[in-house]
RNA sequence: AAGUUAUCAAGAAAGGCCGAGGGAAUAGACCCUUUGACGCCUUAGCAACCCUUUCGCCAGAAUGAAGGUGCUACAUUCUAUCCGUUUUUGCGGAAUAGAUAACAA
Numbered sequence: 001a002a003g004u005u006a007u008c009a010a011g012a013a014a015g016g017c018c019g020a021g022g023g024a025a026u027a028g029a030c031c032c033u034u035u036g037a038c039g040c041c042u043u044a045g046c047a048a049c050c051c052u053u054u055c056g057c058c059a060g061a062a063u064g065a066a067g068g069u070g071c072u073a074c075a076u077u078c079u080a081u082c083c084g085u086u087u088u089u090g091c092g093g094a095a096u097a098g099a100u101a102a103c104a105a
Base pairs, nucleotide, nucleotide: 003103004102005101006100007099008098013043014042015041016040017039021032022031023030026080027079028078029077044072045071046070049068050067051064053062054061055060076097081094082093083092084091085090
């Protein structure tokens, strides 16, 4: 790196630095952004995948947040391919792609 499994409409921001683009890629739409976005650092927080503790001592349930990750605009911002529905610039489902975690010859 490929791969497997699970999840992805909930939740959670301040300060400092920087200085023009950014929301993964392609196209379209929509949006954020010099009232300083994006990114980086610090602190804080959210969540509970791994994990802590207890019961069981398998499955599982409860508990907590010390540690390893992750995350803190917009549904993974929306659409794109397929199926269903029908008022079709809509709704629902699936796939593809992607993100995160744990595993992994």
A computed fold for a 105-nucleotide RNA from Aequorivita echinoideorum, annotated as SAM riboswitch aptamer (S box leader). NCBI's taxonomy places the organism under Bacteria, Pseudomonadati, Bacteroidota, Flavobacteriaceae, Aequorivita. Of the family's consensus pairs, 97% are formed in the model.